[in-house]
RNA sequence: AAGUGCUCCGGGGUCGGUGAGAAUCCGAACCGGCGGUGAUAGUCCGCGACCCGACGCAAUGCAUCUCACGAUGCGGGCGGCGGUUGAGCUGGUGAAAUUCCAGGACCGACGGUGAUGCGACACAGAAGUGUGGCUAGUCCGGAUGAGAGGAAGCACAC
Repeated sequence: AAGUGCUCCGGGGUCGGUGAGAAUCCGAACCGGCGGUGAUAGUCCGCGACCCGACGCAAUGCAUCUCACGAUGCGGGCGGCGGUUGAGCUGGUGAAAUUCCAGGACCGACGGUGAUGCGACACAGAAGUGUGGCUAGUCCGGAUGAGAGGAAGCACAC
């Protein structure tokens, strides 16, 4: 230096305004997993998680059928495989940067929560009334979870 196992670590972010009521509207702000990349990345390449699918494994929960053995269906657990999965440009410096500097942008899963905003339909002469729908990166939840990975320590082996 490197190998194997174990221990441990491993996601962040709000204020004000209006209003009867909003951390969801309006305004302004704030946040950015992991590995790679000739130079540092939310936006380049890849990965993880979430979501979808079939397959395999062990054995389990519920239901039905059977005298029983057992069979069938639905659900849950573990495993790997496949699919899906948002967003950036210009200039400068430099050997090299979509990663640094300057400028102006853009993106953010799923479920829940609601209008004061937007739309639709109906009644209606106007005004208005009624009934639905849509709308959160930061709130609540799955999650005291999982994980890409990782500094160190211990043990073993070389």
FMN riboswitch aptamer (RFN element) from Microbacterium halimionae, 158 nucleotides, folded computationally. The prediction has a mean pLDDT of 83. Rfam family: FMN riboswitch aptamer (RFN element). About the family: The RFN element is a highly conserved domain that is found frequently in the 5'-untranslated regions of prokaryotic mRNAs that encode for flavin mononucleotide (FMN) biosynthesis and transport proteins. Lineage of the source: Bacteria > Bacillati > Micrococcales > Microbacteriaceae > Microbacterium.